[in-house]
RNA sequence: GCGCGUGGACAGACGAUCGCCGCCGCCGGGCAACCGGCGGGGGAGGAAAGUCCGAACACCGAAGGACGCGGUGGUGGGUAACGCCCACCGGCCCACGGUCGCGGGGCCAGGGAUAGUGCCACAGAGAACAGACCGCCGAUGGCCCCGGCUCGCCGGGGCACAGGCAAGGGUGAAACGGUGCGGUAAGAGCGCACCGCUCGUCUGGCGACAGGCGGGGCACGGCAAACCCCACCGGGUGCAAACGCAAGCAGCCUCCUCGCCCCUCGGGGCGGCCCGUGGUCCGCGGGUCCCAUGCGGGGGAGGCGGGUAGCGUGCUCGAGGCCGUCGGCAACGGCGGCCCUAGAUGAAUGGUCGUCGGCCCCCAACGAAAGGCGGGGGACACAGAAUUCGGCUUACGUCCACACGCGACC
RNA sequence: CGUCCCGUCGUCUAGCGGCCAAGACCUCUGCCUUACAAGCAGGUGACCGCAGGUUCGAGUCCUGCCGGGACGA
Repeated sequence: GCGCGUGGACAGACGAUCGCCGCCGCCGGGCAACCGGCGGGGGAGGAAAGUCCGAACACCGAAGGACGCGGUGGUGGGUAACGCCCACCGGCCCACGGUCGCGGGGCCAGGGAUAGUGCCACAGAGAACAGACCGCCGAUGGCCCCGGCUCGCCGGGGCACAGGCAAGGGUGAAACGGUGCGGUAAGAGCGCACCGCUCGUCUGGCGACAGGCGGGGCACGGCAAACCCCACCGGGUGCAAACGCAAGCAGCCUCCUCGCCCCUCGGGGCGGCCCGUGGUCCGCGGGUCCCAUGCGGGGGAGGCGGGUAGCGUGCUCGAGGCCGUCGGCAACGGCGGCCCUAGAUGAAUGGUCGUCGGCCCCCAACGAAAGGCGGGGGACACAGAAUUCGGCUUACGUCCACACGCGACC
Repeated sequence: CGUCCCGUCGUCUAGCGGCCAAGACCUCUGCCUUACAAGCAGGUGACCGCAGGUUCGAGUCCUGCCGGGACGA
């Protein structure tokens, strides 16, 4: 210097101007609701995202237990809680030549495979109470040949018939412990040493576990992100939860009224319809003016309960942030001080200009070069709160810090 | 605001964890026909949305993203 990893910080800065959404104060108008003007102060994020987990809060449901369903899974701790975080244990992996050791870093859905069921394709002889293709042996028994003799055996050689073996080859992801020595006809935990496994015991540790000693030749393949078993956790729905005030329409109750108006509640005036009648488009007389006498109907006034639109509460001060100190390896916790930091609801938080900042490109004084005074141009990420928190995951620009090692042998 | 489902040749669908992922339509070539259609035979065409993990082995199982669709108040 480059690359990779881990952790942290910022989210371009300042000024002017034009706007947008809340809050506060003053002034003016208005009975009030409210309206207008002026001034002050505030106004997105580390992920506001995905909605993947965990909660708060609200309503509904609910004796308790069991079954079922879903989730989590080494140990200990942190936390309101968690599938999150921290530390440790165990396993695997990594580092500018290789091996080994120490240290460092990274990853792990890391309970149970002697509770049961299931699966292990192809290849291969054999894939789970395994098996014999090539191969090795053929000690023992059998057959053949040669030699010997006391005629039935002995010695030697051969065959690979019975049979023995699983060392080696070969197949496979995986072949029923591994390496070495002994042993044997050949072999084999058959015997022994070490490693591994397992059982018992002791020591250390809260524990996962680690180490020591002794026994057992070894019996027990893998898969549970296959069913399942064990332990633990989980009632459901979600701020459009829920609640308050409450137009209009509909419902119920009371009172008044029955063509309209007036009053002294019985009448008067005016009008509509029908009948009769005079004269001719104006009168007179009579009847009638919701149905008709029922816990009816129409109209009006007042009230009531539920409740729609609408408005408001929930709504932002909270498991809150910053600093210091103490405890703890750490996550985190205790104590003290300081601070208040968006609440919109078709949804505000923006636009323009100037200067500066670092980055990239071009020209370029100077310079041997590296570089680079100065000038011009370009871009400055991902992305927008919607009840609120704690996490995870994903997207993304710039800057800073730390680590990438040590020893022995080749 | 929340819940559920889907993604496989150009299109529509299949697909017990196990051979080179199957079928239909489309397309291409050949045969048949004077020619076309129909028919027959054959072929091309997919890294199963992306990435990681479990497993000897993943289209299938698990996790996280991406895209699309449906539904509820």